[in-house]
Context: one part of a larger RNA
RNA sequence: CUGGGCGUAAAGCGCGCGUAGGCGGAUAAUUAAGUCGGAUGUGAAAGCCCUGGGCUCAACCUAGGAACUGCACCCGAUACUGGUUAUCUUGAGUACGAGAGAGGGAGGUAGAAUUUCUAGUGUAGCGGUGAAAUGCGUAGAUAUUAGAAGGAAUACCGGUGGCGAAGGCGGCCUCCUGGCUCGAUACUGACGCUGAGGUGCGAAAGCGUGGGUAGCAAACAGGAUUAGAUACCCUGGUAGUCCAUGCUGUAAACGAUGUCGACUAGCCGUUGGUCUCCAUGAGGGAUUAGUGGCGCAGCUAACGCGAUAAGUCGACCGCCUGGGGAGUACGGUCGCAAGAUUAAAACUC
Numbered sequence: 001c002u003g004g005g006c007g008u009a010a011a012g013c014g015c016g017c018g019u020a021g022g023c024g025g026a027u028a029a030u031u032a033a034g035u036c037g038g039a040u041g042u043g044a045a046a047g048c049c050c051u052g053g054g055c056u057c058a059a060c061c062u063a064g065g066a067a068c069u070g071c072a073c074c075c076g077a078u079a080c081u082g083g084u085u086a087u088c089u090u091g092a093g094u095a096c097g098a099g100a101g102a103g104g105g106a107g108g109u110a111g112a113a114u115u116u117c118u119a120g121u122g123u124a125g126c127g128g129u130g131a132a133a134u135g136c137g138u139a140g141a142u143a144u145u146a147g148a149a150g151g152a153a154u155a156c157c158g159g160u161g162g163c164g165a166a167g168g169c170g171g172c173c174u175c176c177u178g179g180c181u182c183g184a185u186a187c188u189g190a191c192g193c194u195g196a197g198g199u200g201c202g203a204a205a206g207c208g209u210g211g212g213u214a215g216c217a218a219a220c221a222g223g224a225u226u227a228g229a230u231a232c233c234c235u236g237g238u239a240g241u242c243c244a245u246g247c248u249g250u251a252a253a254c255g256a257u258g259u260c261g262a263c264u265a266g267c268c269g270u271u272g273g274u275c276u277c278c279a280u281g282a283g284g285g286a287u288u289a290g291u292g293g294c295g296c297a298g299c300u301a302a303c304g305c306g307a308u309a310a311g312u313c314g315a316c317c318g319c320c321u322g323g324g325g326a327g328u329a330c331g332g333u334c335g336c337a338a339g340a341u342u343a344a345a346a347c348u349c
Base pairs, nucleotide, nucleotide: 004320005319006318007303008302012317014201015200016199017198021194022193023192025088026087027086028085029084030083031082033081034080035077036076037075038074040072041071042070049065050064051063052062053061054060091191092188093187094186095185096183097182098181099180103177104176105175106174107173108172109171110154115149116148117147118146119145120144121143125136126135162169163168206247207246208245209244210243211242215241216240220236221235222234223233258316259315260314261313262312263311266294267293268292269291270290271289272288273287274286275285276284277283278281298305299304322349323348324347331342332341333340334339
């Protein structure tokens, strides 16, 4: 490299948008680049292969043929691919009318709870654990009542419920805003799919600057436990967690399953639409878009998957190639740093 693969054995980029490229619906005409047929020229000789001949045979030498799968040009074919032209509506999109939703951004607001503070009542304990102790408390704690402050998060509803490309999103209200679904028509007329580079988004932790800090809590301190205990348990507690803004760009970023399209038995739930039936029930049926549980065929090493495929096919991208060394070194790029990304070899089994 080919072949073979990528749910769990090595392997799907964390997720979008999109450039080049690759691939691309139906009908007709045209062209003849790809494609196919024929002709001509060329494809040196030797060698290989075939058939003869010559050394007594053979190696070897020699004659002829075939082959040289290629290239150029000419003539022709036109199904498919490509080019051009015209038309079409099924792919894609637009308009119209409805609908659901923790989708995103900004602002406002509510109640419960924790903590602290002030004041009252009140007295000796509270707290914590397996048991304790550190700790708090006669300078009046814990408990309880009233008031105040402040930060963070939104019980119940809540649901293999919903929305989002993924990360993710949950009190309520207002404003701005993206996507999706359904319905019946009309319109555009292939405008499509994928996507190397590129670019944007991207949990948590972390970093810069400025705020904020109730609770929780790395580090740290103390108390226990223990042979020890740099832990598990307890009492405290700083970064951080929160906000604004900039950076970082990684996760078991998981469905460990790339995106798009087509086709292939059924049954049972659930969410959002639409239609319909008997005529009102917590009803039945149809259809459509999601989301779950089983399961036939088929697939799979097995487990399992099974119309939301890991089935049967097509288009395009990414990735894998024994274990360790190593996702490391060096170099490059990016970053304030932490580090990220790209990515070996010696050696060894």